[in-house]
Context: one part of a larger RNA
Molecule: large-subunit ribosomal RNA, domain IV
Organism: Genlisea aurea
């Protein structure tokens, strides 16, 4: 020196990102318990006293005599009773507690070996979809077949949200699904024209070559030609979206009203320096002696906002952020002792 561990004067977070670590609490019984609240809970809420052995009296339960009544053992309760001790839940074991917000309802799940969370799940809500002698959906070569399911729309598949309260506004122009469909356009494809090379037979022709049938190809182009597209409608708890400029009310400021220009339709309730706010340590309150922190509260919101959910919310959290009470070697400031392990000699 370094690692478990004991203890500490006076202070008692002054230590630090941060009370991290340590400490403090604690078991029975009694007594007392607050806002809030889905009335279940919050609650061991908080916050107090008291515990041992002995005597006395009361009670009760057992045994024993035949009932009364007694004795005997035991348990509980009370008594300014008693006795010894530094000290009786004598030792080990064994909740710190309170308050505010933020996320997520909850119990559950999870990166075996750096991330337990606010991540995923959940139940409850809503939507597509599925009518069955092959359900929709899956898994399989194109297939047999299997699972859905020995089930039948209160079933079963798939998607998004995510308990309960109160709520989900406006927009269908885009993209997707859905249905419709007199009409238009086109893929494969089908017919016909002409056209390049070519195979087979014929014919002309000294020959070179050329025609002609029946094929194949290759090129142009006319006609038809879908349940696809274009058209026509509906649909957002479907992918999504939800303005600008001027102007204006007896100081000044504000702008209910007006005007214009654009759009599919211009963002509603609600919440709002928020886990979303550049500017920024926003302006005010409280908390502190002293606050870029946290709480309220205002709020032209750089770039909130309603199942990509929007807001409350009891309960419930080894979640995350402030605060107090208690406690403490975490600190002012470091001693002192154990036990190992380092070192050194043998």
């Nucleotide at each position: 020196c370094a690692a478990u561990c004991a203890u500490u004067a006076a202070g008692g977070a002054a230590c630090u990102c941060a009370g991290c670590a340590a400490a403090u609490u604690a078991a029975c019984a009694c007594c007392g318990u607050a806002a809030c609240u889905u009335u279940g809970g919050g609650a061991u809420a908080a916050g107090g006293u008291g515990u041992g052995c002995c005597g006395u009296u009361a009670u009760u339960u057992a045994u024993a005599u035949u009932u009364u009544a007694u004795a005997u053992a035991a348990a509980u309760a009370a008594c300014a009773g008693g006795a010894g001790a530094c000290a009786u839940a004598a030792a080990a074991u064994a909740g710190u507690g309170u308050u505010g917000u933020a996320c997520g309802a909850c119990u559950g799940u999870u990166u075996a070996a750096u991330u337990a969370a606010a991540a995923c799940a959940a139940a409850g809500c809503a939507c597509u979809u599925u009518g069955c002698a092959u359900a929709a959906g899956a898994u399989a070569u194109u297939a047999a077949a299997u699972c859905a399911a020995a089930g039948u729309a209160u079933u079963g598949a798939g998607u998004g949200u995510g308990a309960u309260u109160u709520c989900u506004g406006c927009c269908c122009g885009a993209u997707g699904u859905u249905g419709g469909c007199c009409g238009g356009c086109u893929a494969a494809c089908u017919a016909a024209u002409a056209u390049u090379c070519u195979u087979a037979a014929u014919u002309u022709a000294u020959a070179a070559a050329a025609a002609u049938u029946a094929g194949g190809u290759u090129u142009c182009a006319u006609a038809g030609g879908a349940u696809a597209c274009c058209c026509c409608a509906a649909u957002u708890a479907a992918u999504g979206g939800c303005g600008g400029c001027c102007u204006u009310a007896c100081c000044g400021a504000u702008g209910a009203g007006g005007g214009u220009c654009c759009u599919a339709a211009g963002g509603u309730a609600g919440c709002g320096g928020a886990a979303u706010a550049c500017c920024u340590u926003g302006g005010c309150c409280g908390u502190u002696a002293a606050a870029u922190g946290c709480g309220g509260u205002c709020u032209u919101g750089c770039a909130u906002g309603a199942a990509u959910g929007a807001u409350u919310u009891a309960a419930c959290g080894a979640u995350a952020c402030a605060a107090c009470a208690a406690c403490u070697g975490u600190c002012u400031c470091a001693a002192u002792g154990a036990u190992u392990g380092c070192c050194u000699c043998a």